[in-house]
The part of an RNA shown here (small-subunit ribosomal RNA, 5' domain) has 485 nucleotides and comes from Stylatula elongata. Rfam family: Bacterial small subunit ribosomal RNA.

Context: one part of a larger RNA
RNA sequence: GAACGAACGCUGGCGGCGGGCCUAACACAUGCAAGUCGAGCGAGAAGUGGAUUUCGGUCCAUGGAAAGCGGCGCACGGGUGAGUAACACGUGGGAAUCUACCUCUGAGAGAGGAAUAGCCAUCGGAAACGGUGAUUAAUGCCUCGUACGUCCUAAGGGAGAAAGGCUUCGGCCGCUCGGAGAUGAGCCCGCGUCAGAUUAGAUAGUUGGUAGGGUAAAGGCCUACCAAGUCUACGAUCUGUAGUUGGUCUGAGAGGAUGAUCAGCCACACUGGAACUGAGACACGGUCCAGACUCCUACGGGAGGCAGCAGUGGGGAAUCUUGCACAAUGGAGGCAACUCUGAUGCAGCCACGCCGCGUGAGUGAAGAAGGCCUUCGGGUUGUAAAGCUCUUUCAGUAGGGAAGAUGAUGACGGUACCUACAGAAGAAGCACCGGCUAACUUCGUGCCAGCAGCCGCGGUAAUACGAAGGGUGCUAGCGUUGUUC
Numbered sequence: 001g002a003a004c005g006a007a008c009g010c011u012g013g014c015g016g017c018g019g020g021c022c023u024a025a026c027a028c029a030u031g032c033a034a035g036u037c038g039a040g041c042g043a044g045a046a047g048u049g050g051a052u053u054u055c056g057g058u059c060c061a062u063g064g065a066a067a068g069c070g071g072c073g074c075a076c077g078g079g080u081g082a083g084u085a086a087c088a089c090g091u092g093g094g095a096a097u098c099u100a101c102c103u104c105u106g107a108g109a110g111a112g113g114a115a116u117a118g119c120c121a122u123c124g125g126a127a128a129c130g131g132u133g134a135u136u137a138a139u140g141c142c143u144c145g146u147a148c149g150u151c152c153u154a155a156g157g158g159a160g161a162a163a164g165g166c167u168u169c170g171g172c173c174g175c176u177c178g179g180a181g182a183u184g185a186g187c188c189c190g191c192g193u194c195a196g197a198u199u200a201g202a203u204a205g206u207u208g209g210u211a212g213g214g215u216a217a218a219g220g221c222c223u224a225c226c227a228a229g230u231c232u233a234c235g236a237u238c239u240g241u242a243g244u245u246g247g248u249c250u251g252a253g254a255g256g257a258u259g260a261u262c263a264g265c266c267a268c269a270c271u272g273g274a275a276c277u278g279a280g281a282c283a284c285g286g287u288c289c290a291g292a293c294u295c296c297u298a299c300g301g302g303a304g305g306c307a308g309c310a311g312u313g314g315g316g317a318a319u320c321u322u323g324c325a326c327a328a329u330g331g332a333g334g335c336a337a338c339u340c341u342g343a344u345g346c347a348g349c350c351a352c353g354c355c356g357c358g359u360g361a362g363u364g365a366a367g368a369a370g371g372c373c374u375u376c377g378g379g380u381u382g383u384a385a386a387g388c389u390c391u392u393u394c395a396g397u398a399g400g401g402a403a404g405a406u407g408a409u410g411a412c413g414g415u416a417c418c419u420a421c422a423g424a425a426g427a428a429g430c431a432c433c434g435g436c437u438a439a440c441u442u443c444g445u446g447c448c449a450g451c452a453g454c455c456g457c458g459g460u461a462a463u464a465c466g467a468a469g470g471g472u473g474c475u476a477g478c479g480u481u482g483u484u485c
Stems, first nucleotide, its partner, number of pairs: 001485004006481005013357006019350002021315001026313003030310003035072003040069002047062006079268003089192006097185002102181007110144004120133005150159003164173003194240003201231003206228008243265004247258004270291005293304004321347001323346003329343001330341004360390004370381004394426001396421005404412001429474005434455003440469005450457002
């Protein structure tokens, strides 16, 4: 000098664009953050219309809520950086794999059956929830038949599928088994990837082979047997630290430091472990077990997980609203209408940063008054003010008023912007002035009080302390502190 996710002190007019728990991966009240489909299925409350009635009700039609079965989604999106020195990441290759939805393409969808939730009845429980009985549907489940291609094979042969719905009757949306693609993912390898030797040896599933198991898939991934290997001063092992990259900051560069925001990858979801479902998870707002903590309880037993968005307590020098809207973009479901979406779009708070603008312009010497200094003549503040002549950016008031939206639909928002009006009117501070380093005098103080980045100032004339006048620098900021180059 530059930079910052900064903080602190003094000060503070406006706008645009960004940024905003770096600390306790500490604990969390409350609300919301993942649903959707009636064009898969049965059943069907309220309401409405009608009939009947002993005025209690009953029946029929319509209607479609809450719930249930089923499908798809919930593995995306959003958060955090604890762990991890590792094929985690970056880069370049590889073969032994899977891939729902999507695209193209081939073949098919025949015949039957048994259940079950809901509902009803009943029982247990404080609750969470559960038991029994009866009954029922399906694009839920099962059996038989069929098999171009598919899979297995000892090459003879064997195995294996389906579901309908809507319709304006044209068709559309689906279903099953194959082939190809696209997308996504898993796996292996070369190279790169912090510090410590006051860590020198480490290793028994360890290294390799055979056989088997397991996986979507190669493989000690696992098991049995056999062999005795494997890594290591080109730093193994151990210890400490750390998410990583694109990037960011600095620097002429080489390099050094760093990894907030944005984007890619990875890991995690109260702590530890485990699997289930599924195309995909060993699953943040799923399940089970154990643990700590919190809450409810009728003491028998239960419930919970903000490192989602807001918000609270705590910690801290320090970091925001319990806002609006699905209008746009995107996502899930749906034929669609549409529903959901704290993703997102916006608004709010904060000079936290960058950028822009303003706080007036011209004229004005009696060089006014006042202040300060003085050698008492004057000098300086100073064209500065007043006065005179103008202008109206921004802010204010009133009127109009978008684009963003290809047909409808605008949270932002009566916002941006335009016009009119009024009046210099509402808008300047902070640090410094001994040298480094731009900027000096007076008074007070008297090694005191104090200053200080370094050198150093202060003990009676202090340009160095405190104040005033004056000056210098930057300016809605200015200084200080911290950190990096």
RNAcentral holds the full RNA, with entries from SILVA.